Predicted 3D model of a 67-nucleotide RNA (Fluoride riboswitch aptamer (crcB RNA motif)) from Chitinophaga pinensis. Of the family's consensus pairs, 100% are formed in the model. Lineage of the source: Bacteria > Chitinophagia > Chitinophagales > Chitinophagaceae > Chitinophaga. The prediction has a mean pLDDT of 77.

RNA sequence: AUUUGCCACGGGCAUGAUGUCGCCCUGGAACCGCCGCCGCAAAGCGACUGAUGACGUCUACUUAAAC
Numbered sequence: 001a002u003u004u005g006c007c008a009c010g011g012g013c014a015u016g017a018u019g020u021c022g023c024c025c026u027g028g029a030a031c032c033g034c035c036g037c038c039g040c041a042a043a044g045c046g047a048c049u050g051a052u053g054a055c056g057u058c059u060a061c062u063u064a065a066a067c
Stems, first nucleotide, its partner, number of pairs: 010025004016058006033048001035046003
């Protein structure tokens, strides 16, 4: 210096915060939604759902009803 393994710390799971749980990653990483059109691909254009990976709570937004 390089490679491999282990441990610790840490990071991530399409829009905020928090608790719990789950999963993933080890830095050339995990992750960066879906559909249609066009295109080798990338990109571009159009359309759609969701503040969660899951559950609870809070906040923001949207719809309806009541007061």